The prediction has a mean pLDDT of 76. Predicted 3D model of a 139-nucleotide RNA (SAM riboswitch aptamer (S box leader)) from an uncultured Rubrobacteraceae bacterium.

RNA sequence: CUCGCAUCGAGAGCGGCGGAGGGAACUGGCCCCGAGAAGCCGCGGCAACCGGCGGUAAGUUGGCAACUAGCUACUUAGUCAACCAUCGCAAGGUGCCAAGUCCAGCAGGAUCCCUUGUAAAGGUCCUGGAAGAUGUGAA
Numbered sequence: 001c002u003c004g005c006a007u008c009g010a011g012a013g014c015g016g017c018g019g020a021g022g023g024a025a026c027u028g029g030c031c032c033c034g035a036g037a038a039g040c041c042g043c044g045g046c047a048a049c050c051g052g053c054g055g056u057a058a059g060u061u062g063g064c065a066a067c068u069a070g071c072u073a074c075u076u077a078g079u080c081a082a083c084c085a086u087c088g089c090a091a092g093g094u095g096c097c098a099a100g101u102c103c104a105g106c107a108g109g110a111u112c113c114c115u116u117g118u119a120a121a122g123g124u125c126c127u128g129g130a131a132g133a134u135g136u137g138a139a
Base pairs, nucleotide, nucleotide: 002138003137004136005135006134007133008132013043014042015041016040017039021032022031023030026105027104028103029102044097045096046095048094049093050092052089053088054087055086056085059083060082061081062080063079067078068077069076101131106128107127108126109125110124111123112122
């Protein structure tokens, strides 16, 4: 860099350096910022994934290696192990600490408005994409 999967309406500070921008790209909005933006540093915090340990119900798969079912064997069940799900825990790997991914743009639907009638345009909402971000896996 590319591809797959999952999540993205919640949550989370202070100080130092810095000195004008920032909110992913582009467009239209809207917002933040010299009462200090981006970026960097220190300490702190949040909790999505990975990961370790432990608990829990059922299910699936495997086994009788250990224990129980009077003894031996077989088998089966309880049970044991793994997987899946969920909860908790201390530390860690990333990430994050304004606003729904700040809102929208592509497609579909609902509804409102207008009107003689039927619509269109427009508004609002919902659903699904696209793009993006983060994690994780793969090549």

Background: The sequence was found by an Rfam model in a public genome assembly.